[in-house]
Context: one part of a larger RNA
Order: sequence, then structure tokens, then C1' cells
RNA sequence: GAUUGAACGCUGGCGGCAUGCUUUACACAUGCAAGUCGAACGGCAGCACGGGGGCAACCCUGGUGGCGAGUGGCGAACGGGUGAGUGAGGAAUACAUCGUAACGUAUUCUAAAGAGGGGGAUAACGCAUCGAAAGAUGUGCUAAUACCGCAUAAUCUCUGAGGAGAAAAGCAGGGGAUCGCAAGACCUUGCGCUUUAGGAGCGGCCGAUGCCUGAUUAGCUAGUUGGUAAGGUAAAAGAUUACCAAGGCUUCGAUCAGUAGCUGGUCUGAGAGGACGACCAGCCACACUGGGACUGAGACACGGCCCAGACUCCUACGGGAGGCAGCAGUGGGGAAUUUUGGACAAUGGGGGGAACCCUGAUCCAGCCAUGCCGCGUGAGUGAAGAAGGCCUUUGGGUUGUAAAGCUCUUUCAGCCGGGAAGAAACGGUUGCAACUAAUACUUGUAAUCAUUGAUGUUACCUGCAGAAUAAGCACCGGCUAACUCCGUGCCAGCAGCCGCGGUAAUACGGAGGGUGCAAGCGUUAAUC
Repeated sequence: GAUUGAACGCUGGCGGCAUGCUUUACACAUGCAAGUCGAACGGCAGCACGGGGGCAACCCUGGUGGCGAGUGGCGAACGGGUGAGUGAGGAAUACAUCGUAACGUAUUCUAAAGAGGGGGAUAACGCAUCGAAAGAUGUGCUAAUACCGCAUAAUCUCUGAGGAGAAAAGCAGGGGAUCGCAAGACCUUGCGCUUUAGGAGCGGCCGAUGCCUGAUUAGCUAGUUGGUAAGGUAAAAGAUUACCAAGGCUUCGAUCAGUAGCUGGUCUGAGAGGACGACCAGCCACACUGGGACUGAGACACGGCCCAGACUCCUACGGGAGGCAGCAGUGGGGAAUUUUGGACAAUGGGGGGAACCCUGAUCCAGCCAUGCCGCGUGAGUGAAGAAGGCCUUUGGGUUGUAAAGCUCUUUCAGCCGGGAAGAAACGGUUGCAACUAAUACUUGUAAUCAUUGAUGUUACCUGCAGAAUAAGCACCGGCUAACUCCGUGCCAGCAGCCGCGGUAAUACGGAGGGUGCAAGCGUUAAUC
């Protein structure tokens, strides 16, 4: 000199854009943060409508819109947080390259084949019982895209190559002929279902190179190194087990100890380097502590389960409940770090055919000069060089065109009014095309119409009044830009280094003046 997720002291007008627990991975009150689908299902607790009864109060009714709880599907493995652990391996990341030599993949895209015919339950619900509660039990009834057989097999799996084994589900819209009392069968469209092959994207695993400090750590290792066999996995492998051999690593630093999430990058520097890894992006690890598996395409799962432990809470003492390193917020720690805000309008995600619902992701707003950037605190004129202050050689000098006065302007703040863009769609109507037996339905496309903004009293623009609403901080001995007086008298004090102060202190304290930066200025801490 540059820089910071800074803090402290004094001061403080506005706006834009960013950042904001670096310490206790300490403990957490309260609210919210993951739901959705009635176009899978039986139904109807509550609401509204319709129908029936009744003089009325009211009662009955799933008939309709819908829908609590329940069965079922998908999602909950994403998104969000934190950096405790983890160091060159038997983990993991990241950079560049490689290979799957040995893999998986729900949803999505392409292609092929198929979706035939049956069965038994169970929740909800009713009744009964136990318990303080959390909850649990018995019995009876019922449905499905829930569950289980049978048939079939393009393909797939196993194989001793002869064979053997393995699947499925419907729902919604529309309809001319035919059948049917009707429901419907039947046809068709869309969504869904089963099997297989391939792709894309994603993920698992492996190898080589590079990746902190310490030798006051020199030897380490028995599943250890390799082989055979078996089990295991989606998959290679001592990854596991039995047997056999005695190997494997190491002064080019093994092992041990300490410290640490890694990287793109950030800061500094002419560069080489050095230091760091906040925010943003990629990857990893973790979710009160330790362990474990279940479900599933995917987890050994932050807001799932089980066990153990510590802690907190409820209890009728028998037993139960919980996990903010999600967003706010509280206590504590600390020099120190924000609102228990608004909205799903946009972007994105989950569910759904859709309308739509959910979304503390996200978009916005609030707080803080924490940082960066921009603007303002007026402009011109004005010498009697006013008054006052300070200094003085008492002549004067300086503050100083500074003020006052005169003439203007109105940024910002204030008030009135106007006023974008972020909005594209979804939806309605009409035309055309595709599908089709069909001018239904559905989908695509074009035109047109209407609707949707948290922000927001938005940005921006016009007008109104009036200099009106707005300057401080540090320093002035040298380094280092800027000097005099008074007070003090090795005292009080200053100080980054040299040093200053003991009666004329440009170095202490005050004043006048000056210098530097400026809504900031200085100090402290830290890095180069």
C1' cells in the first nucleotide's frame, strides 16, 4: 500500500447492489418447512344443493357438488442446513486421461410382443372389551389399479442343451349399426398395466498422476500379501469364510502423532510465489450420541422404523412422548452477526387427465454505513476586506468572498397527480389437421376473447413550496501533507519506530489556524 463475513470509538442525509453466529456439531418454548390423487376403491364423519315426510322444530335420503378418516398409487432418497469426522489406504473428494476388462436405473424417449380366465382375504364400518394417556384386542360385514393361483411366452432366466421356469389391471370421455328390460356388451380415443431390447440422463465400482506438518515417530502388517473352493453383491475384489503358501509396505519417509472437509476459486504480488476456502457453483460426509436393518428403482433415510445411552417433558407410577447442523425465533457462549414478515405473481419441484393443491426451495419486503458504487448537503455575485475570535514587532496580519446583502436553481428529502416491464400460459369460441365407422371424444396448430402481480403508496414522469431537510473524523517533531499562543513543569501525560516532558514543549492538555479523507473517519485484529 492492498484486502476483510470483521469488531470497537466518535459521527451519521438519500438511493442501488451485495453480505450478515467466523465462538458452543451447545440446549431449545412456539408456529410453519411434504404432500397429492374421488379419472384406483369401499364408502359418507362434517358442509352446501336437490328429493321425501312433518303444522313447526326437525327427521330421513350418497341422488349431486364434494370429501374427514381408511385401503391403494406416486412422492417423501429431490430441494434446504451444517462442516463434527475424514490426509493419501482398506475410506471419500477434486483436476486431466482411461477402462467397464465386471454393473444398476423409477420416471422419460424409440421399437417389439401382450393384456385371457379365476380365487381367497382385509382396513374402513358395526358390536364388545382393556388402558390415565399413547394406544391395543376380539368378533362380524365389504371393495379395488391391494393380494394369490391357472393359461399363454415374441423375448428373458437357468441348463446336464434334452428341457425347466417366469407376467399383466383397469379407469375416464364419446358413439352409428347389432345384442340386451336396463346396467351394459361391442367399437373407438386418452391415460394406465406386463415382458423384452436399445438410447438419453443419473448413479455404483476400479486404475494412473498431483494434493499439510512432524524423524524429539524407523520399522509396520495375520485377512495381513497371494492362490484354490464356497457363500455374497446390481457388479470386480480377502469385501466374507475354510484350506494352502509366506508373503505385502518402508529413508523416493512406511507406521504413528498433530491439524484439516476437497475443488472451481478468493486475497495479495510485476511475476514466481505466499495465505485462505465466507457468499456463488461442483463433489463428499453428517443429522441428539452409538449400532442395525426394513421398505423401495434409489436410503442403511435431517422433519421414517428398531435397540442401547445421555438429556428434556407428560403420567392415574402401570407406562408413554421428543430431537431446529430446515425458515423465523429463545436461552447460553462471545468483541460480534438480522424479522417468531408477505406471496406462490414469476422460476423450479411433488401429486393430478385437468382445474388445482402443496412448496420458510424461490421471489420479495424488514433490520444493520457490514462492504462496494452513485448522488446530495447549494450556485453566481459580493471589500466597508464588517463584527467577533486568534496572533502581533501595536503598524498590522489572519480567519476571509468566508459571512451578511443581492440575483438564481430545486437534485435529495416532503406533498399532490400520472404510471411501465417482469404475464408467458392454463381457460372460452372459431377454423384446419391427426385419430376414428364417426361431422362424437381427444390431441396438435392458427386466429381471437377474457383472466392472473406478493413486490407496490414500485421504477419512471409532471407539478407544488422553499436554501429550504442534510458534515464529520483523524492528524499537524522526523518518517509524513500540515504552526503558533496559553497551561503544565521528568508531573500530568504521549508514543508505530526514533523518541518528547526537569519554566520560553511546533511531540503532553486547550485554543486559533492548517493538512488529509469524507457519510464516513480513526483504532485493534488478520493475510500478502
Small-subunit ribosomal RNA, 5' domain from an uncultured prokaryote, 528 nucleotides, folded computationally. Its Rfam family is "Bacterial small subunit ribosomal RNA". Gene Ontology terms of the family: ribosome and structural constituent of ribosome.